[in-house]
Context: one part of a larger RNA
Molecule: large-subunit ribosomal RNA, domain I
Organism: Sphingobacterium psychroaquaticum
RNA sequence: GGCACACGGGGGAUGCCUAGGCUCUCAGAGGCGAUGAAGGACGUGAUAAGCUGCGAUAAGCUUCGGGGAUUGGCAAAUGCGAUUCGAUCCGAAGAUUUCCGAAUGGGGCAACCUAACAUACUGAAGGUAUGUUGUAUAAUACGCGAACGCGCCGAACUGAAACAUCUAAGUAAGCGUAGGAGAAGAAAAUAAUAAUGAUUUCCCAAGUAGUGGCGAGCGAACGGGAAAGAGCCCAAACCGGUAUUGUUACGGCAAUACCGGGGUUGUAGGACCACGAUAUUGUAUUGUCGCUAUGAACUGGAAGCAGGUGGGAAACUGCGCGAUAUGGGUGACAGCCCCGUACAGGUAAAGAAUGACAGCAUAGUGGUAUCCUGAGUACCGCGGGACCGGAGAAAUCCUGUGGGAAUCCACCAGCACCAUCUGGUAAGGCUAAAUACUCCUGAGAGACCGAUAGUGAACCAGUACCGUGAGGGAAAGGUGAAAAGAACCUCGAACAGAGGAGUGAAAAGAACCUGAAACCGUGUGCUU
Numbered sequence: 001g002g003c004a005c006a007c008g009g010g011g012g013a014u015g016c017c018u019a020g021g022c023u024c025u026c027a028g029a030g031g032c033g034a035u036g037a038a039g040g041a042c043g044u045g046a047u048a049a050g051c052u053g054c055g056a057u058a059a060g061c062u063u064c065g066g067g068g069a070u071u072g073g074c075a076a077a078u079g080c081g082a083u084u085c086g087a088u089c090c091g092a093a094g095a096u097u098u099c100c101g102a103a104u105g106g107g108g109c110a111a112c113c114u115a116a117c118a119u120a121c122u123g124a125a126g127g128u129a130u131g132u133u134g135u136a137u138a139a140u141a142c143g144c145g146a147a148c149g150c151g152c153c154g155a156a157c158u159g160a161a162a163c164a165u166c167u168a169a170g171u172a173a174g175c176g177u178a179g180g181a182g183a184a185g186a187a188a189a190u191a192a193u194a195a196u197g198a199u200u201u202c203c204c205a206a207g208u209a210g211u212g213g214c215g216a217g218c219g220a221a222c223g224g225g226a227a228a229g230a231g232c233c234c235a236a237a238c239c240g241g242u243a244u245u246g247u248u249a250c251g252g253c254a255a256u257a258c259c260g261g262g263g264u265u266g267u268a269g270g271a272c273c274a275c276g277a278u279a280u281u282g283u284a285u286u287g288u289c290g291c292u293a294u295g296a297a298c299u300g301g302a303a304g305c306a307g308g309u310g311g312g313a314a315a316c317u318g319c320g321c322g323a324u325a326u327g328g329g330u331g332a333c334a335g336c337c338c339c340g341u342a343c344a345g346g347u348a349a350a351g352a353a354u355g356a357c358a359g360c361a362u363a364g365u366g367g368u369a370u371c372c373u374g375a376g377u378a379c380c381g382c383g384g385g386a387c388c389g390g391a392g393a394a395a396u397c398c399u400g401u402g403g404g405a406a407u408c409c410a411c412c413a414g415c416a417c418c419a420u421c422u423g424g425u426a427a428g429g430c431u432a433a434a435u436a437c438u439c440c441u442g443a444g445a446g447a448c449c450g451a452u453a454g455u456g457a458a459c460c461a462g463u464a465c466c467g468u469g470a471g472g473g474a475a476a477g478g479u480g481a482a483a484a485g486a487a488c489c490u491c492g493a494a495c496a497g498a499g500g501a502g503u504g505a506a507a508a509g510a511a512c513c514u515g516a517a518a519c520c521g522u523g524u525g526c527u528u
Stems, first nucleotide, its partner, number of pairs: 001527009015513001016478002020449002022446007029438002031144002039100003042055003046078001050074002061094006070082003105114003115133007134142002148179001149177004159166001163213001189196002200227005210218002231430003234374001238261010266408001268373004272367004281361003286358004294350001298345003304319004320336002327339003379403008389415001410425005465472002485512001488500004
């Protein structure tokens, strides 16, 4: 030096565990904010720092309800207290709530500086206190917030095995803005000789018809089946009023603007004329009242003992009992030990549904001479965009630009265009539900993870640390049933460490469950 065996050190894998995550389901809520938000700064304890709570009334104040013995958060110890005259605690409603922040008197390098006016101290002050003073003035708005909606604007990587039309994609990013949803919506629709009857969403139709350097790809509708279901109001004609202007023969007339009635559609309807009625129906708009389901803390809530093993019984044995009863805890595995749970009860604030009243809205028949029924609109040319449709034979929809109708004997559509036929009535508006989402609250679930996993974060984590900054971004869980956390003695310089003693079932001894490998040793044997 090698090999073997034994015993250690080192290290923190593995096993077990879970305080935290992940993905969903059901229900709620879907906003907060000038009555000052979200988010912070600084304070606040008998007390260094930190976290949590709170705000100069500062781990708290008041009232009401609950509850019934302890209690002054994490967090021990000491000190000082509180409490059956009901504390701590739980629920509800209030009070207080510094400074910054939309930040709003002005300024400013956020948490600071500094005014004006009024009032008081007060007579005076470069004084103090309170209130007011933002844009912008009466209402109201401003700022913040996870996704979902609508609109405006709008890429590239990529794919096409290169790349230019095309694709990615009207996606991402940016901007505006709304609501608990939003958007859309009551046919100038779809169809086809038969019909349907607003919109939205889902299943099929269908990867079909189409489109496409006919490449890569993109990709409907009709119709059928479901969810939900709801329809309405203006403009105009006509009648009347108010104001102004013009004009006048002073009786008026006309124009403009506004207001009230009227009226709202395609089987055309309405005005107008004639007749007739005060009915019927509704509640999506408003208010009041009543009633209840529900509704906080909270209350009741079944049934087991013994033996022996063990540190410990819930395991085992014996004999019982309960069950409309999940689950968790307890010194090992508990229906009957504890907390609970099923079930039953309880009620403050609040309070649907429903009802009543008020309010509001709502109608017919006939005639048809005249009047009305949304104009720089429809449509066309040129340019662009949206549709399954890349300009194509290209309808339909939107529109930058130039032209530019008809008006009910009318007009539009049915995929160029024309005719017939059929369907509809544009150029004004509103509309619940079925649909989308989850920052948040409650209840629950998992052939989801189990500390290099699962959130970046199980632990004082968006922390430490890095960066001028935008921004980037960790590591780190486990004594034991209970601290019983090792009194006392010895060695030692020792608050290091070790040996005794003691605790404990076991040192598991705080560098603490288990304790693999790498790596480093000690002893013994064999061997060179």